[in-house]
């Protein structure tokens, strides 16, 4: 110089005028006021209420080993397989000898099978038939009964030997996944992101959750008063019943206000443990909080650009996705020069 690998950071500065929310204050005023993702709402926790003896079906997640966390389907470390020349990627990566099933088209055959060929035998009209044997070689398919090679036999085959794969057991190696030797010795291929088997976790519902104050309207129960009303054979006194009115109750619906609500698995930073995720000591700081939902608008100014993606609603740890533009760091391969 060119091409790429992995990781980080940043997300507009700076000054004015207005202006919005939330806190203070009598008030003028003054102090805070989005994000790396607030985002999709995927996963896991805190809360909150409700269920409930242990457990158990039933669903449902997960799925290499050890670790880290509250926890996790996340992280870190490593293992083993893929893919790159290489810095690095990427993988739901347990069980097909528990069973049930799948496999288009093609092919003779997708689990137990002989078309064509090869071999043997018997028959025969003399080049075909029938049986049987055989997966070496054609041909078909993503896949066909481990490869390649020497023996070997009738032809053929792990039948049998080297080699390479692959499976068992034993050593030793590592905490394990695992690797590595040595022996034995190729046994009824594949698909579990088909059911399913095992193993390990999981109550269920969410802040419109929940808690707490106030409370009408109508209609309900208690008393007390009650008419020129009703009934008790007409009238009167008594009783009863009652329109209405008046006080008291309880329940707590519409409706309203508070809480839940930001001090917390918190943030920075020095030290210390860990390879690491992380964790712990000690110091400091406190940094949006509405309820239809605030953070914006214009001027001026430098830079190539008045700027990308996007606007919290109960919190928090994580994954995934979107992102104009600048900027660092390690690190690989190529080619030139020295």
């Nucleotide at each position: 110089g060119g091409a790429g690998u992995g990781g980080u950071u940043u997300g507009g500065g700076u000054g004015g005028u207005c202006g919005c929310a939330g806190g203070u204050g009598a008030a003028a005023g003054c102090c805070u006021g989005a994000g790396g993702a607030a985002a999709g709402u995927c996963c896991g926790g805190g809360c909150u209420g409700c269920g409930c003896a242990g457990g158990g079906c039933a669903g449902g997640a997960u799925g290499c080993u050890g670790g880290c966390u509250a926890a996790c389907g996340g992280c870190c470390a490593g293992g083993c397989g893929g893919g790159g020349u290489g810095a690095c990627c990427c993988g739901a990566c347990g069980g097909a000898a528990a069973g049930u099933g799948c496999a288009a088209c093609a092919g003779a055959a997708a689990g137990a099978u002989a078309c064509c060929g090869c071999c043997a035998u018997c028959a025969u009209u003399a080049u075909u038939g029938a049986u049987g044997g055989u997966a070496a070689g054609g041909g078909u398919g993503a896949a066909a009964u481990g490869g390649u090679g020497c023996g070997g036999u009738a032809a053929g085959a792990g039948c049998g030997c080297a080699c390479c794969g692959g499976a068992g057991u034993g050593g030793c190696g590592g905490a394990g996944a695992c690797g590595u030797c040595a022996c034995u010795g190729c046994c009824c291929g594949g698909c579990a992101a088909a059911c399913c088997c095992c193993a390990u976790c999981c109550g269920c519902a969410g802040c419109a959750a929940g808690g707490u104050u106030c409370g009408a309207a109508c209609a309900g129960g208690a008393g007390a008063a009650g008419a020129u009303g009703a009934c008790g054979u007409u009238g009167c006194c008594c009783g009863c019943c009652g329109a209405u009115u008046c006080u008291c109750c309880g329940g707590g619906u519409a409706g309203a206000g508070c809480c839940g609500c930001a001090u917390g698995a918190g943030c920075u930073a020095u030290c210390a443990g860990g390879c690491a995720a992380c964790u712990g000591c000690u110091a400091g700081c406190c940094a949006a909080g509405a309820g239809a939902g605030a953070u914006g608008a214009c001027c001026a100014u430098a830079c190539a650009a008045a700027g990308a993606c996007a606007g919290a609603a109960c919190c928090c740890g994580g994954c995934u996705u979107a992102u104009a533009g600048a900027g660092c760091c390690a690190c690989u391969c190529c080619a030139a020069u020295c």
Molecule: Bacterial RNase P class A
Organism: uncultured Armatimonadetes bacterium